RNA sequence: GAGGGUAUAGCUCAGUGGUGGAGUGAGUGCCUAGCAAGCACGAGGUCCUGGAUUCGAGUCCCAGUACCUCCA
Numbered sequence: 001g002a003g004g005g006u007a008u009a010g011c012u013c014a015g016u017g018g019u020g021g022a023g024u025g026a027g028u029g030c031c032u033a034g035c036a037a038g039c040a041c042g043a044g045g046u047c048c049u050g051g052a053u054u055c056g057a058g059u060c061c062c063a064g065u066a067c068c069u070c071c072a
Base pairs, nucleotide, nucleotide: 001071003069004068005067006066007065010024011023012022013021018055027041028040029039030038048064049063050062051061
């Protein structure tokens, strides 16, 4: 320098153009003499950044940034 891939909750990851989710962690409550385990509940999001398309974009398109991989 050229190609491919990834970016979504604290972490690991799903997500078919139409109200953003799961597991785990953290918090609160129940349980216990107490702790752990278990059960219940709610909270937690600039969907990497900026544009384009669309009635509507996490999703499609373009550019950029970071990281991974491969070629030279």

Transfer RNA from Vicugna pacos, 72 nucleotides, folded computationally. The RNAcentral record of the sequence draws on Rfam. The source organism's lineage runs through Eukaryota, Craniata, Tylopoda, Camelidae and Vicugna. Its Rfam family is "tRNA". It is annotated as a transfer RNA. From the family's description: Transfer RNA (tRNA) molecules are approximately 80 nucleotides in length.